c-di-GMP-I riboswitch aptamer from Alkaliphilus peptidifermentans DSM 18978, 88 nucleotides, folded computationally. The organism belongs to Alkaliphilus peptidifermentans, within Bacteria. The prediction has a mean pLDDT of 86. The RNAcentral record of the sequence draws on ENA and Rfam. Its Rfam family is "c-di-GMP-I riboswitch aptamer". About the family: GEMM was predicted in a large-scale screen for bacterial structured RNA regulatory elements.

RNA sequence: UAAAGAUACUGGCAAACUUUUCGAAAGAAAAGGACGCAAAACUAUGGGUCUAAGGGAUAUAUUUUCCUAUGAUUGCCAAGUUACCUAA
Numbered sequence: 001u002a003a004a005g006a007u008a009c010u011g012g013c014a015a016a017c018u019u020u021u022c023g024a025a026a027g028a029a030a031a032g033g034a035c036g037c038a039a040a041a042c043u044a045u046g047g048g049u050c051u052a053a054g055g056g057a058u059a060u061a062u063u064u065u066c067c068u069a070u071g072a073u074u075g076c077c078a079a080g081u082u083a084c085c086u087a088a
Stems, first nucleotide, its partner, number of pairs: 004086002012037002017032006035075001041081003045078003048073003054068004
């Protein structure tokens, strides 16, 4: 240096839920709060999943149903970039 990851050291992040705000929604942000995480740090690049405002199709009745991300999810899986500690 690379790989690796302990009943090690310094620590770090923060699920669900609650309140407020934004958003059509999914969801996001802030505060509280800890389920967990050795990359649960960053990037929507590939795949998956979620939503359907707008657009399209359908029905013929007062808008039902279906399709579609340009939206979202990095704490879904990969990939890329960066990084603390140090036993085996």